[in-house]
A computed fold for an 89-nucleotide RNA from Paenibacillus sp. Soil766, annotated as c-di-GMP-I riboswitch aptamer.
């Protein structure tokens, strides 16, 4: 230094719910909370994968609602890549 991850040790990080907010939605911010988590730190058309469909296209309709497919919207606590704290076995 790698690999590894321990009834170590500092210590971090919030899951689901409920309020309040912004958003078409998916989601996301802040407070409570704590489901867990050695990387639950960072990164998002430009690795995969997944959700949402306002806009705008195509149906159908007088027209509204409707349908279908579409992301340069979301998600990293899905896998991924990058960086990383400590030091048994």
């Nucleotide at each position: 230094g790698g690999a590894c991850g321990a009834u170590a040790a500092u210590g971090g990080c919030a899951a689901a719910a409920c309020u309040g907010g912004u958003g078409a939605a998916a989601a996301u911010c802040a407070g409570u909370g704590a489901c867990g988590c050695a990387a639950a730190g960072c990164u998002a058309u430009a690795g995969g994968g997944a959700c949402u469909a306002a806009g705008g296209u195509g149906g159908g309709g007088u027209a509204a609602u409707c349908c279908a497919g579409u992301a340069u919207g979301u998600c990293a606590g899905c896998c991924a890549g990058c960086u990383u704290c400590c030091g048994a076995a």